[in-house]
Molecule: c-di-GMP-I riboswitch aptamer
Organism: Faecalibacterium duncaniae
RNA sequence: AGAAAAAAACGGCAAACCAGUCGAAAGGCUGCGACGCAAAGCUACAGGGCCUGUAAUAUGGCAGCCAGCCGCACUU
Numbered sequence: 001a002g003a004a005a006a007a008a009a010c011g012g013c014a015a016a017c018c019a020g021u022c023g024a025a026a027g028g029c030u031g032c033g034a035c036g037c038a039a040a041g042c043u044a045c046a047g048g049g050c051c052u053g054u055a056a057u058a059u060g061g062c063a064g065c066c067a068g069c070c071g072c073a074c075u076u
Base pairs, nucleotide, nucleotide: 012037013036018031019030020029021028022027035064041069042068043067047066048065049062050061051060
């Protein structure tokens, strides 16, 4: 400098379900719980896509869909 391939993690994150709570909904938050994750870290009109809603239009959501940005350990 790089991320094509392989392995590991003391430790980290936490899907669904259930309970509480906010919301018109999608969905968010907290607890419980682990399906998984090497970026499941951060970023949501102003990259694509998806969900909700509307007669139509998101100014509502999703980063655990792709993407962008930053980064740890190890190997060639």